Predicted 3D model of a 109-nucleotide RNA (SAM riboswitch aptamer (S box leader)) from uncultured Mucilaginibacter sp.
Parts: sequence; structure tokens; C1' cells
RNA sequence: AACUUAUCCAGAAAGACCGAGGGACUGGCCCUGCGACGUCUUAGCAACCUAUAUUUCUGAUAUAAAAGGUGCUAAAUCCAACUCCUGCAUGUGUGGAGUAAGAUAAGAA
Repeated sequence: AACUUAUCCAGAAAGACCGAGGGACUGGCCCUGCGACGUCUUAGCAACCUAUAUUUCUGAUAUAAAAGGUGCUAAAUCCAACUCCUGCAUGUGUGGAGUAAGAUAAGAA
């Protein structure tokens, strides 16, 4: 790298360094020399792993965030795309569901 399961409309930023692109990809839209992106420090959010209690106990629910492993801290995964349904205004429309892709966690090999 590839595989399995779960989640993705909530939440949470300051400082220093650097110096031009960045938001995965395509289209759109947006962020960015009033310094983005990235790196470091500190702080925070959350509750996947975790801890405790209860329970109908391969699990579920509630609580906690002190300690530990990750993650995250512009915009819904920023939006859309592909399929199905809906629907009257027939527009590459509205709304809904799903798939794919992606990210993160836990696992398996």
C1' cells in the first nucleotide's frame, strides 16, 4: 500500500519561525504577503482506544477527562459529482436515501 468495522451538519487557537501557494483528486466556491499552507511551543476540543458504575453482559447505557495512546482546533468530509426515489417550475432544478472516494480510530493479516 491493500483488508474489516465504526464515525464524519457538534466542538475547540494563541505565540514564534518560514515565505507562496493552500483547501486530497475534477468542477465550483473559498482561505492567503493584514503572512495562508507547513514546522515548533503552549493552550484547548472531543471521547475512538481508556477508567468507573449499571445492565438484558462477544454487547448496551450513563458518567469522567486526573493518567496514558491517537485524533482534531476556517467553511458539513467547504459544496457538488455516480445511482435510486421525490417533484413541477423541465432547470444539468428542489428535497431525501445510498454507493464510491477521502479522513480518523480500533482491529486483523
The model forms 97% of the base pairs in the Rfam consensus. Model confidence (mean pLDDT): 78 of 100. It was read from a public genome assembly, where an Rfam model found it.